[in-house]
Context: one part of a larger RNA
RNA sequence: UUGUGUUGAAGGAACUCGGCAAAUUGACUCCGUAACUUCGGAAUAAGGAGUGACUUAGAAAGGGUAACCUUUUUAAGUUGUCACAGAAUCGGGGACAGCGACUGUUUAUCAAAAACACAGGUCUCUGCUAAUUUGUAAAAAGAUGUAUUGAGGCUGACGCCUGCCCAGUGCUGCAAGAUUAAAGAAAAAAGUCAUCUGGCUUUGAUCCUAACCCCCAGUAAACGGCGGCUGUAACUCUGACGGUCCUAAGGUAGCGAAAUUCCUUGGCAUUUAAUUGGUGUCCUGCAUGAAUGGCAUAACGACUGUCCCACUGUCUCCAGCACAAACUCA
Numbered sequence: 001u002u003g004u005g006u007u008g009a010a011g012g013a014a015c016u017c018g019g020c021a022a023a024u025u026g027a028c029u030c031c032g033u034a035a036c037u038u039c040g041g042a043a044u045a046a047g048g049a050g051u052g053a054c055u056u057a058g059a060a061a062g063g064g065u066a067a068c069c070u071u072u073u074u075a076a077g078u079u080g081u082c083a084c085a086g087a088a089u090c091g092g093g094g095a096c097a098g099c100g101a102c103u104g105u106u107u108a109u110c111a112a113a114a115a116c117a118c119a120g121g122u123c124u125c126u127g128c129u130a131a132u133u134u135g136u137a138a139a140a141a142g143a144u145g146u147a148u149u150g151a152g153g154c155u156g157a158c159g160c161c162u163g164c165c166c167a168g169u170g171c172u173g174c175a176a177g178a179u180u181a182a183a184g185a186a187a188a189a190a191g192u193c194a195u196c197u198g199g200c201u202u203u204g205a206u207c208c209u210a211a212c213c214c215c216c217a218g219u220a221a222a223c224g225g226c227g228g229c230u231g232u233a234a235c236u237c238u239g240a241c242g243g244u245c246c247u248a249a250g251g252u253a254g255c256g257a258a259a260u261u262c263c264u265u266g267g268c269a270u271u272u273a274a275u276u277g278g279u280g281u282c283c284u285g286c287a288u289g290a291a292u293g294g295c296a297u298a299a300c301g302a303c304u305g306u307c308c309c310a311c312u313g314u315c316u317c318c319a320g321c322a323c324a325a326a327c328u329c330a
Base pairs, nucleotide, nucleotide: 001325002324003323004322005321006320007319008318010316011315014314019311027051028050029049030048031047036041038157052079053078054077055076056075057074058073059072060071061070062069063068080084092309093308094307095306096305097304098303099301100300104116105115120155121154122153123152124151125150132141133140134139159295160294161293163226164225165224168223169222170219171218172217173216177214184207185206188203189202190201191200192199193198227245228244229243230242231241254288255285266282267281268280269279270278271277
């Protein structure tokens, strides 16, 4: 000097991206326990008190013929220590907000999460030789199942809800029309053979004609989308109201500087002595928004942000001790 422990005056997060690390708490008995809530919880909430040894008396259970013994427990008293859950083991707590309902799963070896899954919801396909999938096939899974089945997609407990648009792209349906391939039928023409009726070859108008596509309709918990300019109210401002252009339709309920807000450290309030932070509110939403789910939500979380109490060598500011290395000699 480094590492691992341990102790520390006064202060107590001033450290730091951040209380990271450490410290605090910790067992049992008794008292006591809020908001909120899906009435189950929250809850060991929080916050307090006691705990050794001995003596006496009692109670309960078990054993014993009985005397009595064992275990648990209650009350009163006595007594010692700096210290009685005397070691070890052994929750710090609280408040607000975001996300995800929850238990669970995951990047073996830098990510455990707000990601995945989930119960629940919904849509589509599927009538059985089912759909779907594997295989060239035979065959197999589905399933020794049968629409309350099976497969696929999206969302993700519960609660309140889920608005408008089918123009585009998909999907489904319809068969009226239009277009159309090969095949089939076939007028006619050309070449050639032939004694003739004619034969052969080539080209081929036209007729008939499937699906797809076009066309028509439906469908958004299918992919997706959800405007601009301008005038207007007895100060000003604003614009319930009007005009106009475009569109398939112009964003409804909610939420909103948000895990989304560029300007931005937005304005106001609160928290601090001081806050680019946190929370509440406003709405001027660069570029929120409803199963690509919207908004709330008790419980839960080695999740994320902020604050408070306790606690501490994180720090002011370092120091001592123990052990191991380092160093010297062999």